[in-house]
RNA sequence: GAAUUCUGGUUGAUCCUGCCAGAGGUCAUUGCUAUCGGGGUCCGAUUUAGCCAUGCUAGUUGCACGGGUUAAGACCCGUAGCGAACAGCUCAGUAACACGUAGAUAAACUACCCUAUGGACUGUGAUAACCUCGGAAAACUGAGGGUAAUAACAGAUAGUACUCCUAUGCUGGAAUGCAGUGAGUACGAAAUGCUCCGGCGCCAUAGGAUGUGACUGCGGCCGAUUAGGUAGACGGUGGGGUAACGGCCCACCGUGCCGAUAAUCGGGACGGGUGGUGAGAGCCAGAGCCCGGAGAUGGAAUCUGAGACAAGAUUCCAGGCCCUACGGGGCGCAGCAGGCGCGAAAACUUUACAAUGCGCGAAAGCGCGAUAAGGGGACCCCGAGUGCGAGGGCAUAACGUCCUCGCUUUUGUAUAUCGUAAGAAGAUAUACGAAUAAGGGCUGGGCAAGACCGGUGCCAGCCGCCGCGGUAAUACCGGCAGCUCGAGUGAUGAUCACUAUUAUUGGGCCUAAAGCGUCCGUAGCCGGUUGAACAAGUCCUUCGGCAAAUCCACUCGCUCAACGAGUGGGCUCUCGAGGGAAACUGUUCGACUUGGGGCCGGGAGAUCUGAGGGGUACGUCUAGGGUAGGAGUGAAAUCCUGUAAUCCUAGACGGACCGCCGGUGGCGAAAGCGCCUCAGAAGAACGGACCCGACGGUCAGGGACGAAAGCUAGGGUCUCGAACCGGAUUAGAUACCCGGGUAGUCCACACCCUAAACGAUGCACACUUGGUGUUGGCCCGUUGGGGUCGGCGCCGGAGCAAACGCGUUAAGUGUGCCGCCUGGGAAGUACGGCCGCAAGGUUGAAACUCAAAGGAAUUGACGGGGACCCGCACAAGCGGUGGAGCAUGUGGUUUAAUUCGAAGCAACGCGAAGAACCUUACCAGGCCUUAACAUCCUUGGAACACCUAAGAGAUUAGGAAGUGCCCUUCGGGGAGCCAAGUGAUAGGUGCUGCAUGGCUGUCGUCAGCUCGUGUCGUGAGAUGUUCGGUUAAGUCCGGCAACGAGCGCAACCCUCGCCACUAGUUGCCAGUGGUUCGGCCGGGAACUCUAGUGGAACUGCCUGUGAAAGCAGGAGGAAGGCGGGGAUGACGUCUAGUCAGCAUGGUCCUUACGGCCUGGGCUACACACGUGCUACAAUGGCAGGUACAGCGCGUCGCUACCUCGCGAGAGGACGCUAAUCGCUUAAAGCCUGUCUCAGUUCAGAUCGGAGUCUGCAACUCGACUCUGUGAAGUUGGAAUCGCUAGUAAUCGUGGAUCAGCCAUGCCGCGGUGAAUACGUUCCCGGGUCUUGUACACACCGCCCGUCAAACCAUGGGAGCAAGUUGCACCCGAAGACGCGUAGCUUCGUCAAUGAGGCGUGCGUUUAAGGUGUGGCUCGUGACUGGGGUUAAGUCGUAACAAGGUAGCUGUACCGGAAGGUGCGGCUGGAUCACCUCCUUU
Repeated sequence: GAAUUCUGGUUGAUCCUGCCAGAGGUCAUUGCUAUCGGGGUCCGAUUUAGCCAUGCUAGUUGCACGGGUUAAGACCCGUAGCGAACAGCUCAGUAACACGUAGAUAAACUACCCUAUGGACUGUGAUAACCUCGGAAAACUGAGGGUAAUAACAGAUAGUACUCCUAUGCUGGAAUGCAGUGAGUACGAAAUGCUCCGGCGCCAUAGGAUGUGACUGCGGCCGAUUAGGUAGACGGUGGGGUAACGGCCCACCGUGCCGAUAAUCGGGACGGGUGGUGAGAGCCAGAGCCCGGAGAUGGAAUCUGAGACAAGAUUCCAGGCCCUACGGGGCGCAGCAGGCGCGAAAACUUUACAAUGCGCGAAAGCGCGAUAAGGGGACCCCGAGUGCGAGGGCAUAACGUCCUCGCUUUUGUAUAUCGUAAGAAGAUAUACGAAUAAGGGCUGGGCAAGACCGGUGCCAGCCGCCGCGGUAAUACCGGCAGCUCGAGUGAUGAUCACUAUUAUUGGGCCUAAAGCGUCCGUAGCCGGUUGAACAAGUCCUUCGGCAAAUCCACUCGCUCAACGAGUGGGCUCUCGAGGGAAACUGUUCGACUUGGGGCCGGGAGAUCUGAGGGGUACGUCUAGGGUAGGAGUGAAAUCCUGUAAUCCUAGACGGACCGCCGGUGGCGAAAGCGCCUCAGAAGAACGGACCCGACGGUCAGGGACGAAAGCUAGGGUCUCGAACCGGAUUAGAUACCCGGGUAGUCCACACCCUAAACGAUGCACACUUGGUGUUGGCCCGUUGGGGUCGGCGCCGGAGCAAACGCGUUAAGUGUGCCGCCUGGGAAGUACGGCCGCAAGGUUGAAACUCAAAGGAAUUGACGGGGACCCGCACAAGCGGUGGAGCAUGUGGUUUAAUUCGAAGCAACGCGAAGAACCUUACCAGGCCUUAACAUCCUUGGAACACCUAAGAGAUUAGGAAGUGCCCUUCGGGGAGCCAAGUGAUAGGUGCUGCAUGGCUGUCGUCAGCUCGUGUCGUGAGAUGUUCGGUUAAGUCCGGCAACGAGCGCAACCCUCGCCACUAGUUGCCAGUGGUUCGGCCGGGAACUCUAGUGGAACUGCCUGUGAAAGCAGGAGGAAGGCGGGGAUGACGUCUAGUCAGCAUGGUCCUUACGGCCUGGGCUACACACGUGCUACAAUGGCAGGUACAGCGCGUCGCUACCUCGCGAGAGGACGCUAAUCGCUUAAAGCCUGUCUCAGUUCAGAUCGGAGUCUGCAACUCGACUCUGUGAAGUUGGAAUCGCUAGUAAUCGUGGAUCAGCCAUGCCGCGGUGAAUACGUUCCCGGGUCUUGUACACACCGCCCGUCAAACCAUGGGAGCAAGUUGCACCCGAAGACGCGUAGCUUCGUCAAUGAGGCGUGCGUUUAAGGUGUGGCUCGUGACUGGGGUUAAGUCGUAACAAGGUAGCUGUACCGGAAGGUGCGGCUGGAUCACCUCCUUU
C1' cells in the first nucleotide's frame, strides 16, 4: 500500500490448456461540435541534421588613446581594453569514461571576483584613423606623408626553472610533494598609467572561490544464423609533445594483450534527473523543464585567447545557391519571426527592455528575438455557465414540460475609476435585460439504453471479438424514443495494465507446446557430522554524499481550484568511509564416519569380445523308386512338368538360423542380448564391518556408444525380398492376392547418427498407510513357515491431477543441478554456419495467414465392431407386377390455354366421394367500376312480376302496370326491398406452408420418453432406466444408492364369437287349429333374429420346471394364455404436406391480379414411369337347367306388376317416408351338353353401321344397347410387390359423389376357401447393452493430395544498381611541424658576424579525389521453387469405425495424386482366444 476483480469467442453440451478480443490510464493525429476565464515546463520532436527571400538575434567603454565635429563625450572614424567559448537552437553522430554514482589528481590549468604580501626603475621605434595620388565591375586594395596610447619593443630588478650541495621540518594511506641554506647556468615583470580626486587600473607571489582538463571502480540495449580478435597491437628503455599522466607520438627491445562473467563484429540508440502505467516487483518511454554530452551544409585544419580547434571567427577541399564588366567575388536560420518542400502532424515576418538576467562601463547608461508580454491553436490541467421558481391556474398517469406571473444577473452590452511599458490581462462600482451560450457517441451480446416504425433484401452496408443482412433486420440507412459522457465527445496509431500469455515475487514439460536416444565428464552451480580462527557475503550502528525541479505531508498566497511559496520527509545510488556482532554461507587449520570408495567371501545372469563345435529345417545337385499332374487362390491364371515334375528313399554340397525350455523371468547406461564348449574382459546384488576419511551430486561446451534403413571398396548369397517383370482383381489398380526376382538381408574393415531411440515420465538424495506375486543373496528355522537387503510386476490408501489416471519403481512431500516450452499454420522449411563420400544430419527464422488449433471426459449418431432380441425382414410357400391391349395418374413435349398443388419410402386410381355448360381457379373475345357480396350516409321510389326491340350472351333501349306491412297527433315516421350519388370500404383460388393456427402423413402400435427427492462427479452428466431371468411390451420378478412418480404399454370403449334375462312388430314358427299352401290366418313367446342389460377367461385348477416372475403340457370350456378385428399413436424427428378446404400475419393489385358473359381448354401426344382392369385359355369358353348371402340405399326417390322393343329402354301403373314396399335374378358353385389345343367357339382392342337414355346442349368431350369388324397377346429380361387363417387367392354384391358419366377407382359386404414357416447365417427396418470415432447439418458425415483459375507475401536466380566498410596503391589542398634558403626586410651606429620577420624550396602528416580487390546490407531481375488464401472446377478416396490392406513411424526405392512396398520399431489398434493377477458371488 492494494476491487491482486473480470468478461465475450473453440463444443451438441462440459472441464482444462491456449491464444484473440473487450472494459482502465497516457501520448500523437483526426471527424463532428463549441459560451467564458485562469494556470502550464504545450505547439515543425517523430517525416527531410532538407533548402532558405527579408528583417532582427553582441555589444560596450571618452575614467586608455589619436583625429574630425560640436555649446556639450552630445555625435562619428580608428587604435586599444573587456565580452563575443555565455545565452539561444537541435539530437545527426555516439554502446563511449558519453552519462550516472562514488572516488582520485602525490599528473593539472583557471580571465573577471575575494584575501594577503611586495612592486611599478631606465629607455626606444612604429602604426591605424587622417591628408595626397592611384588600381578595381564588385569584394577590396596599393604607394607616399604624418600622429598617440593602459598598443608594441629593449635594458635593470624581483622572480622562475634546472643541476650540484646541505642539520632538517611539514602534510599524507603512500613522497615522486611542499618549505628551507649556498653556488652555477639559462630565461626573465609592470601602464613613472587614467581621473570628475571619491577612486579605477598595472606587475609578481601565496591562498581562496569559480570553472575546466585528464584518470579510476561500479551501473544501465539487442543479436552467437557475429567465436575468435589485435600489430602501436601489450609491456619496457630513452626521447618528443601537452597546462597535465599516458603508445598521445617516435626510435630500439621483448611477445605480449583481450575473449563464453561474451572479446571482436553487426543492428538500434544522445545519457541522466525524470515521465506513463502498475498493488508491487516490473514493463515501456526519455521531444518539452533541469544537469551533462555532442553538433552547427558534409569533411579537414588553424589563429587569437584564461578558456575554442569556435560556425551570427579564419583558411582549404566537396556539394548546393547567388552576383559578375568573365578578370573575380559572396553565402550558410539545428537563433526569433517568416517561406518552400516533406508529410497524418504543429502558431505572428507582433510589443518591450518595465521586471528577471547577461555583456561592457567608475557611473549615468547602452545593448540583448535571452527574457518579459501580447496574437493564434479544445494541446493539457483547473474553474464557471448555458438559468431558478414558492403558491395558484391549465393540462396530465405524472412533471416549471407548457401558459399567466415572479426571482436572480456570473458571462454579455454600456459607462466610469484603478491598474500596466502598453490602446494586454486583471480589479471595483453602476445600469440594462432570461436574455447571449449543447453537443458527441452509443442502444444484438460482452455493455448502461428499443423485441418501436419506415426503407433495403447476402444488395447497399455494419462489425475491436462473436457475429448481423438472402422480404416481417431490436445489428445496415433514416425517423421517433432511450442510455452515457458533457464544452466536449468519438475514431485511428503507439504504450502500460488486465496477462501468473516470460512466472525474482509468480508458470509449466505422461496424454494439451515442452525431458537431450544413452552414458562418461571439464568449467560452473550445489554440498554430511564436529571444533577453532578469520570476517569476504550477512546483520547492527555512526559519518559523508546522493543539484534543483518532480513526488508525499502540513501550512500559506492567488475569490476556489489548477498554479505558486515555505517547512519537513521521501526517492535514488547493490554509494563511499569508520566501528561492532559471529548464528548461517564462505576461507584456513584439525577431528569424525553415516555419503562415497576400497578389500575379503560364496552365489545369479540371453552382459560383452574372440575361438572351436553341433542341430532341425530349407535350397541345389547325384543316384534309385514312381507316373500325371503339381503349385497357387475367394475363384483363377501366370509358373513347374513327358529332357519324367510333385512324392518317397539314400548320399553330397551350401549359406542363414537357433524350436521346445521361455516365464509382465534374467542381464545391460541406452541401442540391445537366447544352441553347446573354452578363453579373456566388465558390471550389479548380498554377506562381513577390515581399510581410506567427504574423496560427493548434477553437469553448458566436449567425448564415447547408438535399432533399422542407407553408403565406400572386398567377400558371401540358403531363405526372404524394396525396385522390376508377369498373372489376376478392378471403371482404372503404378496397390492389397499369386508366380518370379535385383539391391539388400550375412561376414570383416571404414562411414552415417536418425526412430512412436516410449514408461511419450532427466539424474541424485531424503521422507510418507498397506495387500499380493515373482527373481537374486543372506539369516532364523525346519513346517505348511517367518525375517531382511536388492530387483521386476499387479491392486490399492492419503495426497496429487483438467480428467484419464499416478500412488515407496510417484505423476505425493521436499532439496540440488541440467535440458526444454510460450496460440495454430507457414516449418523442422528458407538463408547462413558446422558435420557427411552421398543420402542427409545439426543449429534454425521471417513475410504472410487464421480465431482458433489442442487435451481429457460426456451425451448422441454412426461402424463393411461385438453380444442379445423383434418384425411377411429373409427363408419356406401362394398369387402378382415388370412383356400385351385398354383404363387412370404423373413426367416430358405441345398449346392461346393445356389452371394449381403433391416429389424416395411417406408424390404418381393423390387433393378430385363424379372437368360436356356449370364446376373452373386457365385461354380468346365482348362487357362493368362503391362493384356479384357486407356495413354506414344522402336523395328518390315499395318491391316482385310482365310486354316489345337489339345482341352469342352478359346487357342495353322502350313500354305498360302498380302500392302492400307496422305506428300515427293523418302532416308523416319506421322495417324491408329497388335505383342513383358519395366515400370509407368491398373483392382477389395473387405471393409467402421458410411468418402461422388448425388438420394430416411418417418413423411406429416401435417400447420407449421423462420428472421429483437422494447419491456420485469440479462439470457436461450419471444413477434410477444398468445387471440376472421373463414378456407382445421399461410386462413382471429378483438383485442393486437409490426411493418414488408421470406420459406411453396393458386395461377401461366399439364389434365378432357362447350363454342368460327383458321385449315380441314390420321379424320368427316348436307345438296346436284353419288354409287359397304363401307364417297366409287364428294363435304362440319356445327357437332364429332384432337391441338393450348382464354373465363368461383369471395361468383360476392339475402335472412338470423355476428363487420368483413365468414357461411347457393337460383337464374342463363356445372361447386358453393378448380369444379375432377396430378405435386409441408417448417425448419427439422429417424447417415433411396444406395460405387451393377453412382461418390468419405480412406483402402486392384496385376502370384490375376484382366482377359478369359466350366459346375454348383442364380430355392435346414421337415418348417415359407408377397404379389398375381384361387376358393369353380346358381347374377353361359357350349353351341350357338349378341352389345358397350379407352390408346397405330409396319420395325431385326406389319402383313391383302389365304391354311394346333382340336390347339399351319406352308407355302405363300397385306399394313404400321402409325388419312391412322396392332396388333384389347374387356370382363363383352344382347338373347336362358342346368346343379339343388352334391366335381357336380363347382374348376382346380398334373401326363401320344402327340405336337408347340423361341433359338448354353429348362436335371437341358422356354412358349404355344391337349388329358387323376381330389388333396385340401362347404366362412375360434385369428387377420387384402382397400375404401366416376365415388370411392369400377367387366370386359376386352394396354405397357415397351424381341430371348423366368416362368407376376397371375408393369405401363396405358376404360366398368359396388354401399352401408354408427348418430356422435367424444373410438383405431391409427397429430395440437394449458394450466398444472405437478426427462425426454433432451427426456416414447422404468428415476429409487428403496432384492438376486447372485468381490474388498475396516469400526463397533461388545470369546479373544490374546503390550504400557502408576492410586492405593495397596513386594523387594530395589548407594548416602545423622539421630541415634548408643565394631573394626582401628589422635590430645591433657602419662592416664582419649574429638574431628575428616576410617570401620561398624539400620532407612528414593529411581531408577530398582516384584505381584495384574483398566483406556486409538494401533494392531490382528474364525465368524458376515451394507456401498461403479464395460458396458451389477436374482426378481419385489416403485418414477418422477393424475406414473396408489397423494406423503411425525412421529409412530406402517406386508411382498422375493422395500414396504403395521392403526392413526395423511403437500402440497413440478393433475383434476373438489363451495365460497371469485382481474383484464380486
Predicted 3D model of a 1481-nucleotide RNA (small-subunit ribosomal RNA) from a Deinococcales bacterium.